[in-house]
RNA sequence: CCUUCCGAGGAGCGCUGCAAGUUGUCGAGGCCUCGCCUCGCGCCCAGGCUCGGAACCCGCCUCACGCGCGGCACGUUCGAACGGCGCUCACCUGAC
Numbered sequence: 001c002c003u004u005c006c007g008a009g010g011a012g013c014g015c016u017g018c019a020a021g022u023u024g025u026c027g028a029g030g031c032c033u034c035g036c037c038u039c040g041c042g043c044c045c046a047g048g049c050u051c052g053g054a055a056c057c058c059g060c061c062u063c064a065c066g067c068g069c070g071g072c073a074c075g076u077u078c079g080a081a082c083g084g085c086g087c088u089c090a091c092c093u094g095a096c
Stems, first nucleotide, its partner, number of pairs: 003055007010089006018048001021043002024041001026040006047082001057071004
């Protein structure tokens, strides 16, 4: 870095349905043939984005396992931007 999980970015309800997902008595095609893959349909679906943490992983230590340690360090300053549409609430500010 990738992947997975968790947290934060204030919430609830409804609608549409792109991506992802789907062990759907669905259809078609292919193959190494009862399994897999591709496409279509159906179902599901508007934190999928950003930031932070952890796991995985890597390294060190050990006869080995496990545990442990590290994966920059220190100082200063700062705390964001964004996420289809409609309605409602919360919070802040302003006006009356």